Model confidence (mean pLDDT): 81 of 100. The part of an RNA shown here (small-subunit ribosomal RNA, central domain) has 357 nucleotides and comes from a Candidatus Uhrbacteria bacterium. It was read from a public genome assembly. Taxonomically the source falls in Candidatus Uhriibacteriota (Bacteria, Bacteria candidate phyla). Its Rfam family is "Bacterial small subunit ribosomal RNA".

Context: one part of a larger RNA
RNA sequence: UUGGGCGUAAAGCGUCUGUAGGCGUCCUGAUGCAUCUUCUGUUAAAUGCUGAAGCUUAACUUCGGCGCUGCGGGAGAGAUGGUCAGGAUUGAGGCCGGAAGAGGUAUGCGGAACUGUCGGUGUAGUAGUAAAAUGCGUUAAUAUCGGCAGGAACACCAAAGGCGAAAGCAGCAUACUAGGACGGAUCUGACGCUGAGAGACGAAAGCGUGGGGAGUGAAGCGGAUUAGAUACCCGCGUAAUCCACGCCGUAAACGAUGGAUACUAGACAUUGGGAGUAUCGACCCUCCCAGUGUCGUUUAUCAAAGGUAACCCCUUAAGUAUCCCGCCUGGGGAGUACGGCCGCAAGGCUAAAACUC
Numbered sequence: 001u002u003g004g005g006c007g008u009a010a011a012g013c014g015u016c017u018g019u020a021g022g023c024g025u026c027c028u029g030a031u032g033c034a035u036c037u038u039c040u041g042u043u044a045a046a047u048g049c050u051g052a053a054g055c056u057u058a059a060c061u062u063c064g065g066c067g068c069u070g071c072g073g074g075a076g077a078g079a080u081g082g083u084c085a086g087g088a089u090u091g092a093g094g095c096c097g098g099a100a101g102a103g104g105u106a107u108g109c110g111g112a113a114c115u116g117u118c119g120g121u122g123u124a125g126u127a128g129u130a131a132a133a134u135g136c137g138u139u140a141a142u143a144u145c146g147g148c149a150g151g152a153a154c155a156c157c158a159a160a161g162g163c164g165a166a167a168g169c170a171g172c173a174u175a176c177u178a179g180g181a182c183g184g185a186u187c188u189g190a191c192g193c194u195g196a197g198a199g200a201c202g203a204a205a206g207c208g209u210g211g212g213g214a215g216u217g218a219a220g221c222g223g224a225u226u227a228g229a230u231a232c233c234c235g236c237g238u239a240a241u242c243c244a245c246g247c248c249g250u251a252a253a254c255g256a257u258g259g260a261u262a263c264u265a266g267a268c269a270u271u272g273g274g275a276g277u278a279u280c281g282a283c284c285c286u287c288c289c290a291g292u293g294u295c296g297u298u299u300a301u302c303a304a305a306g307g308u309a310a311c312c313c314c315u316u317a318a319g320u321a322u323c324c325c326g327c328c329u330g331g332g333g334a335g336u337a338c339g340g341c342c343g344c345a346a347g348g349c350u351a352a353a354a355c356u357c
Base pairs, nucleotide, nucleotide: 003329004328005327006326007311008310012325014201015200016199017198021194022193023192025088026087027086028085029084030083031082033081034080035077036076037075038074039073040072041071042070048066049065050064051063052062053061054060091191092188093187094186095184096183097182103177104176105175106174107173108172109171110154114150115149116148117147118146119145120144121143125136126135162169163168206247207246208245209244210243211242215241216240220236221235222234223233258324259323260322261321262320263319266295267294268293269292270291271290272289273288274287275286276285306313307312330357331356332355339350340349341348342347
């Protein structure tokens, strides 16, 4: 390489948009490029297969025949793919309608708690722990009442709940804005799927500049514990956590499961929409679509088939198939060195070998 694989053994890019490319719905006609059939030419010799012959046999050699592989030419077929022309609507998209949502960005507002500060009441403790101590406190703490200030986070609602491509998103209001589901069947007419490169977004930590800093709290300091204790426990506490702008580009970025389409029993719960029934109108009940979950392999339930090394998966597949992309190929060395690209740096991406088992 071929092959076989990628939930847990090595292996799905963190996620999306999209270029090239690959692949692509139904009907009609044309073409005959791919494709197929047939005829023919060529395909040096040697080699291969086969029949014979020659060295005593064989190997070997010689002669005849056949072939392999590819290319050219002639004739034909018209399914499938391609191309050209025309049409269709079920894929895809638009339009209309009512509804759902912590989707995003910005601005403003609110209450509880906390800390500080000012004032009042009040007096000796308080805090902390397994027990203590450091700490705080007569310059009046802790407790309690009132005022003011500040920063961060939003109890209940709250749920196996919702939204988002992922990261992620939760007090309330307003403005702007994105996407999806359902219903109608009004328009376009294959406009689709995937996606090497590329681009965008991307938790936390970290970096730069300027703010901010209540609580928490790496580092650091102190008190304990201990043989020691650079820890676990306690008291403090800087960076950070917050905001604006700009970087970084990584995570067990996980469902450890790439995307799309189709098919293959269900039961129950729940979210959104719709239809029917019912009703004054709803609720309830039945059904359909889209999502989110739970159950299920032999026990007595409604409960599979199939897959898997097993665990388990099972219409949200890890089942049955097709298309496209990414990735794997024994352990260590090593996600390292070198080189390149990116970055202010930290470092990231790409990515070996010697050697060794």